[in-house]
Molecule: c-di-AMP riboswitch aptamer (ydaO/yuaA leader)
Organism: Micromonospora sp. CPCC 205371
RNA sequence: UGGUGACUGCCGCCUAAUCGCCGCGCCAAGCGCGUGGCGAGCCGGGGAACCACGAGUUACACCCGGGGUGAAUCCGCGCGAGCGGUAGGGAUACUUCCGUCCCGAACCCGUCAGCUAACUCGGUCGGCGGCUGACUGGAAGGAUGG
Numbered sequence: 001u002g003g004u005g006a007c008u009g010c011c012g013c014c015u016a017a018u019c020g021c022c023g024c025g026c027c028a029a030g031c032g033c034g035u036g037g038c039g040a041g042c043c044g045g046g047g048a049a050c051c052a053c054g055a056g057u058u059a060c061a062c063c064c065g066g067g068g069u070g071a072a073u074c075c076g077c078g079c080g081a082g083c084g085g086u087a088g089g090g091a092u093a094c095u096u097c098c099g100u101c102c103c104g105a106a107c108c109c110g111u112c113a114g115c116u117a118a119c120u121c122g123g124u125c126g127g128c129g130g131c132u133g134a135c136u137g138g139a140a141g142g143a144u145g146g
Base pairs, nucleotide, nucleotide: 009131010130011129012128013127014126018040019039020038021037022036023035024034025033026032027030041124042123043122044121045120046119051114065112066109067108068107069106074085075084076083077082088103089102090101091100092099094141095140096139097138098137
């Protein structure tokens, strides 16, 4: 000096997924870690009135119910794996626009649920990037500093 691995810290990103307090335990003894609980914030479900839905007839098909979280729906091609696109969503380290780069999944309830005040139930995970670089993708507007 370069490479690799581990630990720790800080900053940033997706997401609701963050913050505070108390008890116990741990130690490297701190703005610490783990765990149990409470609260705040944020998120989701159920749940009136009103509204919506409904009832009847004909034809065809099927019996493969219906619903929820989420951006993650839908179309075409393919025996399939998959491919191309798309509603929609994210990043580009102030915001917006342009440009560019990405995602366009997965899971849950269990025959049951439209909306929905009161009320009520639950979640607060996980996954990435960076190392002061970062107004260096461009434009405009701001902000801060000189």